[in-house]
A computed fold for a 71-nucleotide RNA from a Candidatus Nomurabacteria bacterium, annotated as transfer RNA. Its Rfam family is "tRNA". It is annotated as a transfer RNA. From the family's description: Transfer RNA (tRNA) molecules are approximately 80 nucleotides in length. NCBI's taxonomy places the organism under Bacteria, Bacteria candidate phyla, Candidatus Nomuraibacteriota.
């Protein structure tokens, strides 16, 4: 330099055009003499920009980061 892949919550991830789920972690409450465990609840996310569309996490293009292959 060329080609391909990946990017969703603090972390691990599901989601092939129509309200973004789960696990774990965090916080609060209940329970307990206290802690742990358990139960209930809460907050937390679509890498950035543009396009297509009534509507984009999803499709297209560019950029960024990482990974793989070729040279």
């Nucleotide at each position: 330099g060329c080609g391909g892949g990946u990017a969703u919550a603090g972390u691990u991830u599901a989601g092939u055009g129509g309200u973004a789920g789960a696990a774990u972690g965090u916080c609060u409450g209940c329970c307990u003499u206290c802690c742990a465990a358990g139960c209930a609840g809460a907050a937390c996310a679509c890498g950035g920009g543009a396009g297509u569309u009534c509507g984009a996490u999803u499709c297209u293009c560019c950029c960024u980061a990482c990974c793989c292959g070729c040279a």